[in-house]
Background:
This is a predicted structure of a 72-nucleotide RNA (transfer RNA) from a Candidatus Methanofastidiosia archaeon. NCBI's taxonomy places the organism under Archaea, Methanobacteriati, Methanobacteriota, Candidatus Methanofastidiosia. RNAcentral holds the sequence, with entries from ENA.
């Protein structure tokens, strides 16, 4: 330099163009308990960035950025 793949809460993860963006861990509060980091309830927390297509984009297209892989 060229080609391919990936990018979603603090970590991991699901998501056929249309639902309040899913679930687990974590965190906070409450309940329960002799106590608890166990159990129950509620809550906080995310679509890498810019543009395009579309009535509607996490999803499709283009570019950028970051990570990984292959070739040279």
């Nucleotide at each position: 330099g060229c080609c391919c793949c990936u990018g979603u809460a603090a970590g991991g993860u699901a998501g056929u163009g249309g639902a309040u963006a899913u679930c687990c861990u974590u965190c906070a509060a409450g309940c329960c308990u002799c106590c608890g980091g166990a159990g129950c309830u509620u809550g906080a927390a995310a679509c890498u960035c810019g543009g395009g297509u579309u009535c509607g984009a996490a999803u499709c297209c283009c570019g950028a950025c970051a990570g990984g892989g292959g070739c040279a």
Annotation: Rfam family: tRNA. It is annotated as a transfer RNA. The prediction has a mean pLDDT of 81.